[in-house]
RNA sequence: AGAGUUUGAUCCUGGCUCAGGAUGAACGCUAGCGGGAGGCCUAAUACAUGCAAGUCGAGCGGGAUCCAUCCUUCGGGGUGGUGAGAGCGGCGCACGGGUGAGUAACGCGUACACGACCUACCUCCAAGAGGGGGAUAGCCCCGGGAAACUGGGAUUAAUCCGCCAUGUGAUAUUUUGAUUGCAUGAUUGAGAUAUUAAAGUUUAGGCGCUUGGAGAUGGGUGUGCGUUCCAUUAGCUAGUUGGUAGUGUAACGGACUACCAAGGCGACGAUGGGUAGGGGGCGUGAGAGCGUGAUCCCCCACACGGGUACUGAGACACGGACCCGACUCCUACGGGAGGCAGCAGUAAGGAAUAUUGGACAAUGGGCGGAAGCCUGAUCCAGCCAUCCCGCGUGCAGGAUGACGGCCCUAUGGGUUGUAAACUGCUUUUAUCAGGGAAGAAAAGCUCGUACGUGUACGGGUGUGACGGUACCUGAGGAAUAAGCAUCGGCUAACUCCGUGCCAGCAGCCGCGGUAAUACGGAGGAUGCGAGCGUUAUCCGGAAUCACUGGGUUUAAAGGGUGCGUAGGCUGUUUUGAAAGUCAGGAGUGAAAGGUUCCCGCUUAACGGGAGAAGUGCUUUUGAUACUUUGGAACUGGAAUGAGAUUGAGGCUGGCGGAAUGUGACAUGUAGCGGUGAAAUGCAUAGAUAUGUCAUAGAACACCAAUUGCGAAGGCAGCUGGCUGGGUCUUUAUUGACGCUGAGGCACGAAAGCGUGGGUAGCGAACAGGAUUAGAUACCCUGGUAGUCCACGCCCUAAACGAUGCUAACUCGAUGCUUGUCUCGUAGAGAUGAGCGUCCAAGGGAAACCGUUAAGUUAGCCACCUGGGGAGUACGUCGGCAACGAUGAAACUCAAAGGAAUUGACGGGGGUCCGCACAAGCGGUGGAGCAUGUGGUUUAAUUCGAUGAUACGCGAGGAACCUUACCUGGGCUAGAAUGUGAGCGCUAUAUCGGGAAACCGAUAGUUCCUUCGGGACGCGAAACAAGGUGCUGCAUGGUUGUCGUCAGCUCGUGCCGUGAGGUGUUGGGUUAAGUCCCGCAACGAGCGCAACCCCUAUUUUCAGUUGCCAACACGUAAUGGUGGGGACUCUGAAGAGACUGCCGGCGUAAGCCGCGAGGAAGGUGGGGAUGACGUCAAAUCAUCAUGGCCUUUAUGCCCAGGGCGACACACGUGCUACAAUGGCAGGUACAGAGGGUCGCGAAGCCGCGAGGUGGAGCUAAUCUCAGAAAGCCUGUCCCAGUUCGGAUUGGAGUCUGGAACUCGACUCCAUGAAGGUGGAAUCGCUAGUAAUCGCGCAUCAGCCAUGGCGCGGUGAAUACGUUCCCGGACCUUGUACACACCGCCCGUCAAGCCAUGGGAGCUGGGGGUGCCUGAAAGUGGUGACUUAAC
Repeated sequence: AGAGUUUGAUCCUGGCUCAGGAUGAACGCUAGCGGGAGGCCUAAUACAUGCAAGUCGAGCGGGAUCCAUCCUUCGGGGUGGUGAGAGCGGCGCACGGGUGAGUAACGCGUACACGACCUACCUCCAAGAGGGGGAUAGCCCCGGGAAACUGGGAUUAAUCCGCCAUGUGAUAUUUUGAUUGCAUGAUUGAGAUAUUAAAGUUUAGGCGCUUGGAGAUGGGUGUGCGUUCCAUUAGCUAGUUGGUAGUGUAACGGACUACCAAGGCGACGAUGGGUAGGGGGCGUGAGAGCGUGAUCCCCCACACGGGUACUGAGACACGGACCCGACUCCUACGGGAGGCAGCAGUAAGGAAUAUUGGACAAUGGGCGGAAGCCUGAUCCAGCCAUCCCGCGUGCAGGAUGACGGCCCUAUGGGUUGUAAACUGCUUUUAUCAGGGAAGAAAAGCUCGUACGUGUACGGGUGUGACGGUACCUGAGGAAUAAGCAUCGGCUAACUCCGUGCCAGCAGCCGCGGUAAUACGGAGGAUGCGAGCGUUAUCCGGAAUCACUGGGUUUAAAGGGUGCGUAGGCUGUUUUGAAAGUCAGGAGUGAAAGGUUCCCGCUUAACGGGAGAAGUGCUUUUGAUACUUUGGAACUGGAAUGAGAUUGAGGCUGGCGGAAUGUGACAUGUAGCGGUGAAAUGCAUAGAUAUGUCAUAGAACACCAAUUGCGAAGGCAGCUGGCUGGGUCUUUAUUGACGCUGAGGCACGAAAGCGUGGGUAGCGAACAGGAUUAGAUACCCUGGUAGUCCACGCCCUAAACGAUGCUAACUCGAUGCUUGUCUCGUAGAGAUGAGCGUCCAAGGGAAACCGUUAAGUUAGCCACCUGGGGAGUACGUCGGCAACGAUGAAACUCAAAGGAAUUGACGGGGGUCCGCACAAGCGGUGGAGCAUGUGGUUUAAUUCGAUGAUACGCGAGGAACCUUACCUGGGCUAGAAUGUGAGCGCUAUAUCGGGAAACCGAUAGUUCCUUCGGGACGCGAAACAAGGUGCUGCAUGGUUGUCGUCAGCUCGUGCCGUGAGGUGUUGGGUUAAGUCCCGCAACGAGCGCAACCCCUAUUUUCAGUUGCCAACACGUAAUGGUGGGGACUCUGAAGAGACUGCCGGCGUAAGCCGCGAGGAAGGUGGGGAUGACGUCAAAUCAUCAUGGCCUUUAUGCCCAGGGCGACACACGUGCUACAAUGGCAGGUACAGAGGGUCGCGAAGCCGCGAGGUGGAGCUAAUCUCAGAAAGCCUGUCCCAGUUCGGAUUGGAGUCUGGAACUCGACUCCAUGAAGGUGGAAUCGCUAGUAAUCGCGCAUCAGCCAUGGCGCGGUGAAUACGUUCCCGGACCUUGUACACACCGCCCGUCAAGCCAUGGGAGCUGGGGGUGCCUGAAAGUGGUGACUUAAC
């Protein structure tokens, strides 16, 4: 010191959360020792028991008991000593100790005051103590009562209580002087009159007593300042405020009483309500602050709740009294007793807080002359990790880095880990044994010295609860001693297993749905350590209430506007004062605490000493710049005058034309009106339209603008009247008269309300017609309030510039409105006021603002503090009402939000492309069949593919095999492979069983050799198995699609706080991000294109198996033969095409041309080639592979079945429906392929499939192999046909081990549907579509009509880009980013949470009024008594 969290990413605003410290704590797990501290925060609840305040015989009367002695009638008595208990009297009990209920107050803090007061004991000073009386406890006697207690009688003492005397004094009245103060006054001297004291005791020294004064100590009273929250508490007050006279008190005072006056307090917060003891301090914080008031100290208040006085120096009295009340206890029922918020302790409450301990040894207190007694104050001990501090649980060496655990890529490695074992060393602590303090100095006693049997000093003696404790020494022995939390990020620390949105975690964000570093366990690690975590609370971080130190255009936040009260602030000069301010001095600011230094406990905590500080208050002496205040002056702020000027500024009257509606008349005839299209409506009873006249109300076209005016709302025909403001010029007048403005007052669009008018048009509500799934809407036809006027209310708006008012300062450019001035006057310039636009500096999160600030400053006001709940509820105020103003909380969320960025999207815009549409040709969808899929069925119908991008797809060949599925039969280290001890029995053959696999039996002794062995085969055990089982959402590889679309990026630079932008946008052009031009960009990469292959032309070279023009030979005929390279062709290398040339257009790129040339012309045609990426697209069943699952089975072998099922539905195809055709006959022309387990010729046989045959061919040679449509001729004559061929019957052929399920083909027979196909939909732009046949792969054969190739014949159409679909670029809006298949609003069943209402029921507290009225006090009166009381 910061961090996490809003977004795809960014910056900002803003809340929530965390890391730190602290505690009188509590809870969970754990626990060795010592020192120092602390310990009912809750029920000021109730208390059993014990103790906590007594003491004095040196004040008094007296005296039980005991001892000694004497006497004795043996009951006892006398004398001397001892001296308990009780009583009178004195002092103390008002201290010490506890608690925090009450109290918002002079209660507390601080500083003053008392000229308005008291103070026992103590100290000092002055004076004094003479005389004479009285009563009453006790004791004795007699009673009452259960008890507590109490009545009567007799007698008695005092330091008890009176009386007389004395009066230094004191007090009161009065006369008179001096000194002095801030007022009332104070101090002091002299005199007169009146009143008023005393106590004894003794060892005779003293100790006490009385009066007065002084001091000290302690108190009482008053005052300034400070001291919590609510204004949804705004008015309060009758003893109230003051006066006079009294009463009362120690003392002042309405403290109280009588009379008089009418005051007193309050937005600087009275009154009321809530909460609370205050302070020193304590916690935190850099500080300012914020929170708090345990322990210790000071003050206050209280003592069961409330009240009252008595005694006393002091109390309205914790362990005193009286009364009322509540509660508890005793009782003989008549009456009594009590007060732990003292120390222990008990119950209760609660998350929670200790012993019914020891001692007066020390310190302190009370009494006493003293010894001494008392002291739960105090000093100690006990309990508790509650906190702080200290110590220990060992140290060193020790590697084969042991065993075990855990992890891994697993022959092995890593980690636990020098950790352990083992060796050496030490002994703090604990245990045992021994020694053993300080705290103690006095008093007292005794001895001595000095003066005066006492005081002072010295010696001796004498006293310890803690405690045989601290401490010291010794002994043995590593011996007696480690846990807790965490490990996804924040935040230090990581792996495995289990679990599978379950169980659970969580402070925030968030983890968990089969590979979880986040759950649970383990191993390991990290942090702290006798503790560690959690919870609660406070401060911090939070500049998140901002004094230090924040904001308000859009994030929360400027009042709708003005006038103005209080208040705040206020120009220049001079002079006085000195309140603020500043400086010096004085007093105070208790101690403790904190802080600095020093010191003492072994250290520390802890304790002691000293200093500084205590930011404050009071007082005093100065200073006078600033603020304040008094006086004097000034003119620049402000205002006024004079002269001009400006405008839809306001109010009120008059006038005007256009338009509209209506009425009348006229012309005139069938529609008008309205809409996207219609209809409702109006109209033959004459509309609409046209013309003339009349009338009504409202609004004012053009001018008119980005203009003008006004404080805002707002203001528009012309004109009269009244009236407000602004500006300029002038420097005439006043002389700071100013600014802002809480409350207050006024104004305040529209809608709305009240009363009365008015009503042409428009027009909520309402009615009808349309639209629509519906249409309580948008559109249409009508239409009431209202809109208009007058008067009175309402008081709100996105009342906005979302920007309060005033003043000063800070570069410029330009336009408009309105003044003034100058000049050389179409104009230019200067200077004011206002309205706009663009920009510098600067500001801002950015957008943007920028002399009209959102810049830089000053003054004042208003407002904000996360989102929702909510501008809601309650209360109050205003209003006729509607409603307005003020304005919360519970609860809930982790965000809500601003600006900008990149995408995506839009039934937004612009530009462009594509068989995308359009224009055409042919299909699909209807039929039959083939094939695939869904569904259904089944023992199984194996699995996968599912919009485009699955469905003649994986499959380029399911009868067995394939095969993964089903049924059944078998095998278990296995069906395959490797290593392999060992063996040459096995191998193989035959037989039996069996459907086969397999099982059983019998026979069966390999080859080479250098004899070591090797080849081959079998092969126990073991190690590696195997799996078409799951996960394509763990993966690699491969593939589809967008899309052969033109895009996708990078480096450097520049711009931006940043995400990001620029480049890649713009203007053209292209098939193309193709190229050109421009440009803060310059370059580059992957894509495009080109390079590659085929094809179209040609040249050269080369000619066999190909070719054959010329020559020759030969045949029935044929390149058959010799030859030839001319041609075709083959196959190698070249050429050729590049907008190169010409014309036009264009800056260029490029485009255009029935251009030239050329075989080919503008990428000639086709192919291969698929950027960054998207779809968690497809595939774990091609293959590979992580993880999981399985192991006499989910593996392997075998037989049979299934993958071929069949009410249906869909996709893709084939064949057709016929005459551009079918059938029959004749006849012509390809290309590209295949072939030795093969293609298979000729010939022969069969109607045919085919058979036989075997020549030739490892192929430009032989062969498959007849191309078909076409052409020629014939026939059919529009029919379910000479179309169509399904289906079925029969007979066959071929392959194969085997064609039943389930092959293809042939022949004969049979001859179904079907007559061109609904909605809808597909392909194709040229050698294309359409149509015709041929070949190949797979393959024994084939369900091929499929796929992949080949050639033959060979069209039509494209105006064009409005629309549908898909795509590209630019731009715009966005609350979307899983990205429109998005987001999101309202209602609701049921449940839950919070809060209300509710017939009522029941508690606590308070205010006010009234009733009853105790103890007690004061006064009056009466009676009695006394010496007095």